[in-house]
RNA sequence: GGGGUCUUAGGGUAGCUCGGUAUCCCCACUGGCUCCAGACCAGUAGACGGGAGUUCAAAUCUCCCAGACCCCA
Numbered sequence: 001g002g003g004g005u006c007u008u009a010g011g012g013u014a015g016c017u018c019g020g021u022a023u024c025c026c027c028a029c030u031g032g033c034u035c036c037a038g039a040c041c042a043g044u045a046g047a048c049g050g051g052a053g054u055u056c057a058a059a060u061c062u063c064c065c066a067g068a069c070c071c072c073a
Base pairs, nucleotide, nucleotide: 001072002071003070004069005068006067007066010026011025012024020056028044029043030042031041032040049065050064051063052062053061
């Protein structure tokens, strides 16, 4: 210098092919249960790496940028 894969709650993970309410687990919080706590049961909150574009609608498509890893030279 050229090419490829990836980036989603505090930690993991699905969803991207084919645009249409963002999934599940752990953690946290609230309630129940308990003498208390744990376990268990019920519930709540929290995320699409940044920017721009296309579209009625973007995690998903297009472009630019940042970061991680790999391949070629």
This is a predicted structure of a 73-nucleotide RNA (transfer RNA) from an archaeon.
The sequence is in RNAcentral, with records from ENA.
Its Rfam family is "tRNA". Its family is annotated with triplet codon-amino acid adaptor activity in the Gene Ontology. Rfam classes the family as a transfer RNA.